[in-house]
A computed fold for a 100-nucleotide RNA from a mouse gut metagenome, annotated as THF (Tetrahydrofolate) riboswitch aptamer. Rfam family: THF (Tetrahydrofolate) riboswitch aptamer. About the family: Tetrahydrofolate (THF) riboswitch was first reported for Ames et al. as an RNA motif in 5' untranslated (5'-UTR)regions of folate transport and biosynthesis genes in Firmicutes genomes. The literature on the family includes a 2010 paper in Chem Biol by Ames et al., "A eubacterial riboswitch class that senses the coenzyme tetrahydrofolate". Its mean pLDDT, the model's own confidence on a scale to 100, is 77.
RNA sequence: GCAGAGUAGGAGCGCGUGUGUACAAGUGCCGGCGGGACGGGGAGUUGUCCGCCGGACGAAAAGCCGCAAGGCUUGCAGUGCGCCCUCCGCAUCCCGCUGC
Numbered sequence: 001g002c003a004g005a006g007u008a009g010g011a012g013c014g015c016g017u018g019u020g021u022a023c024a025a026g027u028g029c030c031g032g033c034g035g036g037a038c039g040g041g042g043a044g045u046u047g048u049c050c051g052c053c054g055g056a057c058g059a060a061a062a063g064c065c066g067c068a069a070g071g072c073u074u075g076c077a078g079u080g081c082g083c084c085c086u087c088c089g090c091a092u093c094c095c096g097c098u099g100c
Stems, first nucleotide, its partner, number of pairs: 001100004009088004014083005019077003029055008040095004061074005
């Protein structure tokens, strides 16, 4: 000098198990405040994740059982969590690791 590996995190498929199904939940989006993490070491954003507050938007019900309370099944929600697989991926800077 050339090539490569590996993080947090993100996306998709599948499986399992929950929540909600309307005094508008949850997801995603916008704004504000606070906090965290970001290849092995150091620094670290206008990127990223989490919490709280506010805003706009916003879910689909049907059948069966039961005297009833309620339960079950199939749906619906850019639905929570866990696991498998695949893909993307150090914002950036300095140093390093492996091969040649």